A computed fold for a 112-nucleotide RNA from Thermoflavimicrobium daqui, annotated as SAM riboswitch aptamer (S box leader).

RNA sequence: CUCUUAUCGAGAGAGGUGUAGGGACAGGCCCAAUGAUACCUCGGCAACCGUCCAUGAUUGAUGGAAAAGGUGCCAAUUCCUGCGGAACAAAAAGUGUUCUGAGAGAUGAGAG
Repeated sequence: CUCUUAUCGAGAGAGGUGUAGGGACAGGCCCAAUGAUACCUCGGCAACCGUCCAUGAUUGAUGGAAAAGGUGCCAAUUCCUGCGGAACAAAAAGUGUUCUGAGAGAUGAGAG
């Protein structure tokens, strides 16, 4: 980097370094010299992998426990929308709202 698969409406901040943009992309809307984003330290959240227990069964499934292991995460639903479908609105076009499927993205696990 590519592929497969699961999840993404919950949860969780202080200090330091440092300087100008940052929130993946585009539009919107936000955050930011009362110092954001980033990095470091400590702390925390959660429970994907791993660990332990039970059921059950044969290498996998279900439920539970802990949080000393490997990751992840700690503004806003993945901040919202992006491409379709449905319903509603006087509703054909164009428009708005709601719901929904996909796409894109993020993270874990596995494979190449």
The organism belongs to Thermoflavimicrobium, within Bacteria.